[in-house]
Context: one part of a larger RNA
Molecule: large-subunit ribosomal RNA, domain II
Organism: Candidatus Altimarinota bacterium
RNA sequence: ACCAACGACUUACGUAUACGUGGCAAGGUUAAGGCAGAUACAGCCGGAGCCGUAGGGAAACCAAGUCUGAAUAGGGCGAAUCAGUCACGUAUAGUAGACCCGAAACCCGUGCGAGCUACUCAUGGCCAGGCUGAAGGUGAGGUACAACUUACUGGAGGGCCGAACCAAUUGGAGCUGCAAGUCCAUUGGAUGAGCUGUGAGUAGGAGUGAAAAGCUAAUCGAGCCGGGAGAUAGCUGGUUCUCCGCGAAAUAUAUUUAGGUAUAGCCUGUAUUAGUAACCGAGAGGGGUAGGGCUCUGAUAAGACUAGCGGGUCUAUUCCGACUUAGCAAAUCUUGAUAAACUUCGAAUACUCUCGGCGUGAAUAAUAUAGAGUCGGACAGUGACGGAUAAGCGCCAUUGUCAAAAGGGAAACAGCCCAGAUUCCUGUCUAAGGUCCCCAAGUUAUAACUCAGUGGAAAAGGAUGUGAGAUUACUGAGACAGCCAGGAGGUUGGCUUAGAAGCAGCCACUCCUUCAAAGAGUGCGUAAUAGCUCACUGGUCGAGUGAUCUUGCGCCGAAAAUUCAGCGGGGCUUAAGUUAUACACCGAAGACGGAAGAUUAUACUUUUGUAUGAUCGGUAGCGGAGCGUUCCCUAGGCCUGUGAAGCAGUCGGAUAACCGGCUGUGGAGGUAUGGGAAGUGCAAAUGUUGGU
Numbered sequence: 001a002c003c004a005a006c007g008a009c010u011u012a013c014g015u016a017u018a019c020g021u022g023g024c025a026a027g028g029u030u031a032a033g034g035c036a037g038a039u040a041c042a043g044c045c046g047g048a049g050c051c052g053u054a055g056g057g058a059a060a061c062c063a064a065g066u067c068u069g070a071a072u073a074g075g076g077c078g079a080a081u082c083a084g085u086c087a088c089g090u091a092u093a094g095u096a097g098a099c100c101c102g103a104a105a106c107c108c109g110u111g112c113g114a115g116c117u118a119c120u121c122a123u124g125g126c127c128a129g130g131c132u133g134a135a136g137g138u139g140a141g142g143u144a145c146a147a148c149u150u151a152c153u154g155g156a157g158g159g160c161c162g163a164a165c166c167a168a169u170u171g172g173a174g175c176u177g178c179a180a181g182u183c184c185a186u187u188g189g190a191u192g193a194g195c196u197g198u199g200a201g202u203a204g205g206a207g208u209g210a211a212a213a214g215c216u217a218a219u220c221g222a223g224c225c226g227g228g229a230g231a232u233a234g235c236u237g238g239u240u241c242u243c244c245g246c247g248a249a250a251u252a253u254a255u256u257u258a259g260g261u262a263u264a265g266c267c268u269g270u271a272u273u274a275g276u277a278a279c280c281g282a283g284a285g286g287g288g289u290a291g292g293g294c295u296c297u298g299a300u301a302a303g304a305c306u307a308g309c310g311g312g313u314c315u316a317u318u319c320c321g322a323c324u325u326a327g328c329a330a331a332u333c334u335u336g337a338u339a340a341a342c343u344u345c346g347a348a349u350a351c352u353c354u355c356g357g358c359g360u361g362a363a364u365a366a367u368a369u370a371g372a373g374u375c376g377g378a379c380a381g382u383g384a385c386g387g388a389u390a391a392g393c394g395c396c397a398u399u400g401u402c403a404a405a406a407g408g409g410a411a412a413c414a415g416c417c418c419a420g421a422u423u424c425c426u427g428u429c430u431a432a433g434g435u436c437c438c439c440a441a442g443u444u445a446u447a448a449c450u451c452a453g454u455g456g457a458a459a460a461g462g463a464u465g466u467g468a469g470a471u472u473a474c475u476g477a478g479a480c481a482g483c484c485a486g487g488a489g490g491u492u493g494g495c496u497u498a499g500a501a502g503c504a505g506c507c508a509c510u511c512c513u514u515c516a517a518a519g520a521g522u523g524c525g526u527a528a529u530a531g532c533u534c535a536c537u538g539g540u541c542g543a544g545u546g547a548u549c550u551u552g553c554g555c556c557g558a559a560a561a562u563u564c565a566g567c568g569g570g571g572c573u574u575a576a577g578u579u580a581u582a583c584a585c586c587g588a589a590g591a592c593g594g595a596a597g598a599u600u601a602u603a604c605u606u607u608u609g610u611a612u613g614a615u616c617g618g619u620a621g622c623g624g625a626g627c628g629u630u631c632c633c634u635a636g637g638c639c640u641g642u643g644a645a646g647c648a649g650u651c652g653g654a655u656a657a658c659c660g661g662c663u664g665u666g667g668a669g670g671u672a673u674g675g676g677a678a679g680u681g682c683a684a685a686u687g688u689u690g691g692u
Base pairs, nucleotide, nucleotide: 001692002691003690004689005688006687011096012095013094015093016092017091018090019089020088021087022086023085024084027051028050029049033045034044035043055062056061065077066076067075068074099238100237102235106228107227108226109225111224112223118202119201120200121199122198123197124196125195126194127192129161130160131159132157136153137152138151139150140149141148165189166188167187170185171184172183173182204220206216207215208214241626242625243624244623245622246621251264252263253262254261255260265374266373267371268370269369270368271367272366273365274364279357280356281355282354283353284352285351291345292343293342297339298338301335302334303333304332308328309327310325311324312323313322314321377402378401379400380399381398382397383396385394386393407418408417409416422596423595424594425593427592428591429590433586434585435584436570437569438568442583444582445581446580447579448578449577455572461556462555465553466552467551468550469549470548471547472546473545474544482540483539484538485537486536488513489512490511493507494506495505519534523532524531597616598615599614600613601612602611603610604609627681629678630677631676632675633674637671638670639669646665647664648663649662650661651660652659653658
C1' cells in the first nucleotide's frame, strides 16, 4: 500500500416540552406492596400520592373574584370564552462517560525498583618499563663549637615519559549502523582527590550530586507500576443505505468575550388566520445628503474708502495742537473664492402612508408551536473613512455574484458578462460574445481614418506625422522661398577703459541727415580696427504664403534576466485595425417543440384516476417516503438430499437503496406474508485486528 472483518447519536429516569396513536373523560391514573397462579409482552387487588376541575394575596385569609388602598375610586392578576389525564411511539432538552477516538497533566498507595547510575560503608585485587633525584645519612674538607662546602649514599613526589587500566580532545567513518552512542586515527590521566571485584546502605517532592536541574534500570524541572478513570478537552479528526420537497448564515446585542456561547435576525415542519406580501401606477408626506451658495460661523486674495498706528514738518515753557505722508491697517464697500463638525437655498434616489391594478394568487404575510444551522465570509460596482484619493490592504453602508451554481463568453480564470441544469430527444429562435483559418457563422455593404503591426501595456514632456474645423496677417499696386544688387553720412554717439570704433560693460523716450532703403545696430569675428552677415530696400520670378487655436488617429519618451513570449496561435495594411451606419448569420443545460417522470393547487371523479396550471440547481440544516441486515411472533405452518444457507457465473425486473430466475459449486438448513425488537448499513478517524 491493497483486501477482509470490526469500528461512532446508545441506555436509564414517578424528569420537562411538543406532536402522533389509543383508553377513559370533569375527571384521569395507580406507586410500593399483595393475592391466586405458574411463565402469560398476562389477571385481580392496592387511591398513599400525582395531574386536572379557580383564582388572588408574602401571608392570615377571601373567593368568580382577589390584591393594593381610607375608599363602593383607580389599577394589577383572574373569571365570563371551560378538557383533561394515563399509556405507548417519535423529536428535543435535563441528569448521568451520554456520538466515537485522542492529551500533556493532577491526586492516592508502609505498591516495585540503587543487578544501570550517584554517593557512602566493609572486605579484597590491580598499576610493564624507563626518567628525575627532595629530606635524611656517611666520608672528606671546614669551624673554638657550629654554620657551611663537597663526594657518595638515599629514594621523596595529587613529579616526568609511557603500556595494561581508566577517560573521551579533534577529525573522519557509521547514521533502515557491528552498535537505540560503535569503529578508525589522534588525544588526556596512568602511586593517586587512582582504577576495580564482591557484599551492603540511602529513592520519589524523596535520595544522591567536586552542581550539568546531572543521575535514581535505553524513562527524570519530579521514576516505574496499579488505582481515582471512560479525568477534562469552548480543540483536531472521524461519524456507515436510497429517493423526494424546501433551503440558510457568516449580522445585531451581551459575554475574563473575540476560532466559544445565549437571545434576536435569516431556514424547515405543523396548526390557525388574513382581499395578506411583493411589484407597477397615481396621490400625500417629512428631511437637509449630492449640488449650489456666502446670509450666519470660521478660513481667505486684490482693490476702494476711512478710523487708528507709525514716519516727517511747523508751533511751543508745558499740557496740547496744526499740516502732511513712500509704510501698517480694523470696520465698511466692490470683485474673486473656501468648509465633515458653515447654510439664505436644495435635488435624484430611498423611506412612510393612502388609493387603484387586484374579491388576483399552485404567490405571500402574520400569529402560535416544534426542530435547526449560522456569529472566520470572499470579490465586483457605487458612497465614505483609515492608508500614500498604495495594496488581491483595513473598516462601514448599499446592490450583485460566489459561498451553496452547473451551462455559454472573457485563450486558460470561485466572486466579471450572459444565463439559473427534473430526465430523454432532435431541431428551431435568441443572450453575452462573435462571423479569414485553427473554430460554428460576412474574406458582407456604404463612408471615412490609421502606416505606427498602432491595433496587440504606460506618464510628465517633446516633434514642419497626417485628417477635420476655426481665427488672423501678407498677397497680380507681385506676397513667401531662392537668386542679383544696395545696406550710407554726422560718428570711433557719450562714459568707462591700456584699447572699447554698431557688437566687454554703463548712460541716453536711441538723435539728426541723405535716401528706394539702411538699427547710435541681429549674430559671427578682431588686442582694438578690419572683414562676413542680419534687419530694411530695389530687381528677377509668378501664386499662394505665414502665425495661432480646437479636434480625430498616429510618433518619440519605452531597459531584464533559458528563442519568439505585452493579439490564444496562424496570420492581417482601400484590414482580418479604428470610427459611423446597415442587413444577414453563428452562438447556452436560456426560450420554443416532442416524449416521460415527480411534487402540488383547483375542478371533475370516487377503482382512484383524468384534465388544466404551476413547480422540480443546491452546502449547513429541517421535513417526507422507502430499501436492506440480525433476532422474535405468525411457524407443530411453508421450502428443502428430486439438494437449504453460503460462494461463483449468467439472464431478467425496478426511479434508487435493491429484487427475482437459471447453471455450477456446496452438503443441511432456510423462511414468505403481516407485525415486533435492534450490538442495523463504512472509503476515510497518521482508525483496530488479520492476511498478502